[in-house]
Context: one part of a larger RNA
């Protein structure tokens, strides 16, 4: 001297700060007293007051204890210790509880209560290999599971279009399976000269209709299911507003309540309250970016280590710091790490440089080495950056990403049987059925047919059944007792009797195959009873009862299926994301071949055309002028001019009038098989192409024609389809399959195309990398920003330039926002505050000056000037800003937006939680809100101190010089001059002189005041000293009241000045160049808080080592060119050190005093100071206690005196005359 823990503190009292964080206050018991509000329980220990010791007397009481009267002492009586601070208002959550062991205790979770939903018992549900079991539960819908909400009070609106859930015997669609029409292959055989064709059975491949569940579609319901709950325009007799009206859209358009809110961006909304001042807070308003009703809305007493605001009390939080105790750091002894480390002989400034240098360049500074300190740098240490980007990295999470899958639903087959009934379909048989009009009348089709039926009972009549087109038809029974029908005719497309074969639709029977119902019992089941094993709620057996071909299990199939799993989720990119783009064509960029980049500048394509192709022949356009009926600028017509301005299917470019443009005729070369040779080019692709063969079109012919004036109009491979085929053919023959030729299927458009098939989140994150790439800072730049100047239109009554200055122009700066991406991602900590600064000047104040639209005073503006100074609060995290009160002034900037190995941690920027909003969701938000671990022992440089060594040409002791460095430097008020100058007045000076302050600084302790760890006193509890008395220990020094020295400030004293020199802006003298003028060119002068001295401090390592005074040292020997000088020895000087006693000196060294010839320290004596009248005794009083002796006793560090004690004894260094 710093830190830690603790104690005390003048005046003030939250001014501190993000925030009263921390600390202080409060505190026990008794009495009095106690508000709003309230769920009547609370609130409440509300708040706020008073009392409390000791002695004695009385009363009550068994006692413990209580009450009352009187008295006594102290600053203080719960005398120490234990021992609530309080109040008001708001947000959130009702409450007590629970939680992130180790950064979050909360508003999150839970919670009683509410509600929805599932579940009938072998319950739902959970666990499990989804086995047996188990839980649920030895419970049974007043029970159990799940979801949401979250006491209580008042309430809980509208929407069912989407999604989910629930219901729905219709309809649509739909799997396996059933079914098998049909088709193919093969070929005995047949045909054929052959090639080959046809082709039964069987075998085989394939396979339509039809039957066929759940699901989906569909129809409904459902919100305390997931969720959602509009826009525009107009309108009232001031204005404003809109009860009202119109219109569009929707499933429906937000009701009550609340509202700048944990929700409000703009925003510090506006008003009110509180404050001197209020971004917070409270109350309102309503313009709700983006409240809102069980993801509940609004209230609410009580509660809360919750969050916010205010007040009282109280305080070292602060103004502003001081002192003290203990511990630690420091020193000594013992023991004795770690971090870190390329090597280090490790300065500063400017520059340079991979862009911030101890190490490079230039200069400056600098003797060698420690110790104690401080932290500005060593882009310090620590941790292969957590932010950001990248990786065809990882993990986990989500979902209407993709693909699977458990579970579940459904169908079918098996284990799996019997009976009956109803019913679908197929086949066979029997038997019916059939109505347009016309026609006798109910004509199914074709064929045959001239007869057929009838006592085995015709017609007719009666009754029944079926059918019906309501006319009738078919049939049965009875009666009846002899005919009836057809042919013919007529009608008609068709002619009837009867027979046959069929068709449509039906009935019946048989059979095959399905479907539904009912019944049965024997499989199967029983977590039902009884018996036995047995002394068993298991298990097994038996008997019974119940269920029952269901259930269940297995196989197959369809559905559902983030419950689970595996994965995907592009690239470019002046970081990434968002946006844009991704292939092809044209132009420019492109630098006169070609080629050439950018998230450079402009546009197009993903076709079209059977003519818009080929060929032969012909024609000339656009526009202008003149003329001409309707007719106009422009329709059609005539004449003239008209090199290209028109047209060319579509963008542009290049072309094109000999036309490639326009018209007409004939046509299909928009052909097949090839292709020398070139262009282009990594490859793969792409492009041009004469010519040959074949067949063709046009043209008289030469010829031209393998699409189009040219350049876009596109897609590899695999896989598969279709047609063809002289290839292949798994023993052989065929076939299947494959190949080859032709052709088809890709916005594979991320267009050289990863798969047939793919989206998101991560702030819970992880790994590998990157300064190849962002955020901070630096760098470069200077658009933006800030400043200055030039020009001068204008205004300023007049007048550009007192003041202001448009349109423009030229510079400077490197504080803003940016651009770039150069160092740093094996880490350069980021805003603000605190502390401590330092520089610039574009100057806020103070100083000097010019101009003024300067009367004075006060201003405005410009010039010089950086010496010093530049306040405290309210709000907010704020920087900033606004406000309050002051001030001479409350400057602007740089310094890694100076400063976190100095502090803080409010903001931002991890993990928790909530609101609004977005998202189906996981989650997200330069939106908000509450909460949330800040490490480092200093090696080097640097800086502040302090020593040792050596040097300073002998060694010492003193006193100095000052090269150089640093410090200091501020300013108000009042008075006089003078109420003067000035001014109409109001007002009101310069200059000069004096007095007195503020802030700042230094020194000091007489005064004031703080502290003062035992100096004095008081006092509580308790223990000890046997007891009393006295005294001591412990309780924070137990607490309380004082206080010496020292150290301090709030106290006292002092400081800034002044003077000189040289100057700035400015003002002058003389004075030429330039006969004048001119402050300048020569010369001379004045002129500022600024510069240099004057003042204070350090200072000769000022190696340039300075100066002055004084003190000390020669005896002998050797060497030597007897010169300078060198060496050795005795004596050991002046002086210093060790050592000791100490110190208002000090970390240690150092410094200072003293060491017996001595007051250095201790002791003692005296004094001072402080405390405040000791003990003992005596007296008074019952006693507590008081009085006297007594201003007593005690008294640290103070002042003196005094050798009683200790500084004893001694040792060491230091020389020989000095190059």
């Nucleotide at each position: 001297c710093g830190g830690g823990u603790u104690g005390u503190u003048c005046a003030g009292g939250a001014a501190c700060u993000a925030g009263g964080c921390a600390a202080a206050u409060u505190g026990a018991c008794c009495c009095c007293g106690u508000a709003a509000c309230u769920u009547c329980g609370g609130g409440a220990g509300a708040a706020g007051g008073g009392g409390u010791g000791c002695c004695u007397c009385g009363c009550c009481g068994c006692a413990a204890g209580g009450c009352g009267g009187g008295g006594c002492c102290g600053c203080a009586g719960u005398g120490a210790a234990a021992c609530g601070c309080g109040u008001c208002a708001g947000g959130c959550g009702a409450c007590u509880g629970u939680u992130u062991a180790a950064c979050a205790a909360a508003a999150a979770c839970a919670c009683a209560g509410g509600u929805c939903u599932c579940u009938g018992c072998a319950a739902a549900c959970u666990c499990a290999u989804a086995a047996a079991a188990a839980g649920g539960a030895g419970g049974u819908a007043u029970a159990g599971g799940g979801g949401c909400u979250g006491a209580c009070g008042c309430c809980u609106g509208c929407c069912c279009g989407g999604u989910g859930c629930c219901g729905g015997a219709a309809g649509g669609u739909u799997a396996a399976a059933g079914g098998g029409a049909g088709a193919g292959g093969u070929u005995a055989g047949c045909c054929g000269c052959a090639a080959g064709g046809c082709g039964a059975a069987g075998c085989u491949u394939u396979g339509a209709a039809c039957u066929g569940a759940a699901g989906c579609c569909c129809c409904g319901g459902u919100g305390a299911a997931c969720g959602g709950c509009g826009g525009c325009c107009g309108u009232a007799a001031c204005u404003a507003u809109a009860a009202c009206g119109g219109u569009c859209c929707u499933a429906a358009g937000g009701u009550a309540g609340c509202g700048a809110a944990a929700u409000u961006c703009c925003u510090u909304g506006u008003c009110g309250g509180g404050u001197a001042a209020g971004u917070u807070c409270c109350g309102a308003c309503c313009u709700g970016c983006a409240c809102g009703a069980a993801u509940g809305g609004c209230g609410u007493a009580a509660c809360g280590a919750u969050c916010u605001g205010a007040c009282g009390a109280c305080u070292g939080u602060c103004u502003u710091a001081a002192c003290a105790a203990c511990c630690u750091g420091c020193c000594c002894g013992g023991c004795g790490a770690a971090u870190u480390u390329g090597u280090g002989g490790u300065u500063c400034c400017g520059g340079u440089g991979a862009a911030g240098a101890c190490g490079c360049c230039g200069g400056a500074u600098a003797c060698c080495c420690g110790c104690c300190g401080c932290a500005a740098g060593a882009c310090g240490g620590a941790a292969a950056g957590a932010c950001c980007c990248c990786g065809u990295g990882c993990a986990c999470c989500u979902u209407u990403a993709c693909u699977a899958u458990a579970c579940c639903c459904u169908a079918u087959c098996a284990g799996u049987g019997a009976a009956u009934u109803a019913u679908g379909g197929g086949u066979u048989g029997u038997u019916c059925u059939g109505c347009g009009c016309a026609g006798g009348a109910u004509a199914g089709g074709u064929g045959g047919g001239a007869g057929g039926c009838u006592u085995u009972g015709a017609a007719g009549c009666c009754g029944g059944a079926c059918u019906u087109u309501c006319g009738g038809g078919u049939u049965c029974g009875g009666u009846g007792g002899a005919g009836c029908c057809a042919a013919c005719g007529g009608u008609g497309a068709g002619a009837u009797a009867c027979c046959a074969c069929c068709c449509u639709g039906g009935a019946c029977a048989a059979u095959c195959u399905g479907u539904g119902g009912u019944u049965c019992u024997a499989a199967c089941c029983u977590g039902c009873u009884c018996c036995c094993g047995u002394g068993a709620u298991c298990c097994g057996g038996g008997a019974g009862a119940g269920g029952g071909a269901c259930a269940c299990u297995g196989g197959u199939a369809g559905g559902c299926g983030g419950g689970u799993a595996g994965u995907u989720u592009g690239a470019c990119u002046g970081g990434g994301g968002c946006g844009g783009u991704c292939g092809c064509c044209u132009c420019c960029u492109a630098a006169a071949c070609g080629g050439u980049a950018a998230c450079g500048g402009a546009g197009g394509c993903g076709c079209g055309c059977g003519a818009a192709g080929c060929u032969a022949g012909g024609u000339u356009c656009a526009g202008g002028c003149g003329g001409u009926u309707u007719g106009g600028a422009a329709a059609u017509c005539c004449g003239c001019c008209g090199u290209c301005g028109a047209g060319u299917g579509c963008a542009a470019a290049g072309g094109c009038a000999u036309a490639a443009a326009c018209c007409u005729g004939g046509u299909u070369a928009a052909c097949u098989g090839c292709g020398a040779g070139a262009c282009c080019u990594a490859c793969a692709a792409g492009u041009c192409a004469a010519g040959c063969a074949g067949a063709u079109g046009c043209g008289a012919a030469a010829g031209c024609a393998g699409g189009c004036c040219u350049u876009a109009g596109u897609g590899a491979u695999c896989c598969g389809g279709u047609g063809g085929u002289g290839c292949u053919g798994u023993a052989u023959g065929g076939a299947a399959g494959g190949g080859c030729c032709a052709u088809c299927g890709c916005u594979c458009a991320a267009c050289g195309g990863a798969u047939a098939a793919a989206a998101g989140g991560u702030a819970c994150g992880c790994c590998g990398g990157g300064g190849a790439u962002a955020a901070c800072a630096g760098g470069c730049u200077g658009a933006u920003c800030g400043g200055a100047g030039c020009c001068a239109a204008g205004a300023g009554u007049u007048c550009a330039c007192a003041u202001c200055g448009a349109c423009g122009c030229u510079c400077c700066g490197g504080u803003u926002u940016g651009g770039c991406a150069c160092c740093u991602c094996g880490a350069u900590g980021u805003c603000g505050g605190u502390u401590c600064a330092u520089c610039g000047c574009a100057u806020c104040c103070u100083g000097g000056g010019g101009g003024u639209g300067u009367a004075g005073a006060a201003g405005c503006u410009c010039c010089c000037a950086a010496g010093g100074g530049u306040u405290a609060g309210g709000c907010u995290g704020u920087u900033c800003g606004c406000c309050u009160a002051u001030u001479a002034a409350a400057g602007c900037g740089g310094u890694a937006c100076g400063u976190g190995a100095a502090c803080u941690g409010g903001g931002u920027u991890c993990a928790g939680a909530a609101c609004g909003u977005c998202g189906c969701g996981a989650g997200a938000c330069a939106g908000u809100u509450c909460g949330g671990u800040c490490c480092c022992u200093a090696u080097c440089u640097g800086c502040g101190g302090u020593g040792g060594g050596c040097g300073u040409a002998g060694g010492a002791a003193a006193c100095u010089u000052g090269a150089g460095u640093g410090g200091g430097g501020c300013u108000g008020g009042c008075c006089g001059u003078a109420g003067u100058a000035c001014g109409a007045g109001a007002g009101g000076a310069c200059c000069c002189g004096g007095c007195u302050g503020g802030a700042c600084g230094a020194a000091c302790c007489u005064c004031u005041u703080g502290u003062g760890a035992u100096c004095c006193a008081g006092u509580u509890g308790u223990c000890a000293u046997a007891c009393c008395a006295g005294u001591g220990g412990c309780a924070g020094a137990g607490c309380u009241g004082g206080g010496u020295a020292g150290c301090g400030a709030a106290g006292u004293u002092c400081g800034g000045u002044u003077g000189g020199g040289a100057u700035a802006a400015g003002c002058g003298c003389u004075g030429a160049a330039u006969g004048c003028a001119u402050a300048u060119a020569a010369g001379c002068g004045c002129g500022a808080a600024g510069c240099c001295c004057u003042c204070c401090a350090c200072a000769a390592g000022a190696u340039g080592a300075g100066g002055u005074u004084u003190c000390c040292c020669a005896a002998g020997g050797a060497g030597g060119u007897c010169a300078a000088c060198u060496c050795c020895u005795a004596a050991g000087a002046a002086g210093g050190g060790c050592c000791g006693u100490g110190g208002a000196a000090g970390a240690c060294g150092a410094c200072c005093a003293c060491g017996u010839a001595u007051a250095u320290a201790g002791g003692c004596u005296g004094g001072g100071u402080g405390u405040g009248u000791a003990a003992g005794c005596a007296c008074a009083g019952c006693a507590a206690u008081g009085u006297g002796u007594u201003g007593a006793g005690c008294u640290a560090a103070c002042c003196a005196g005094u050798a009683c004690u200790a500084a004893u004894a001694g040792c060491c260094c230091g020389u020989u005359c000095g190059g």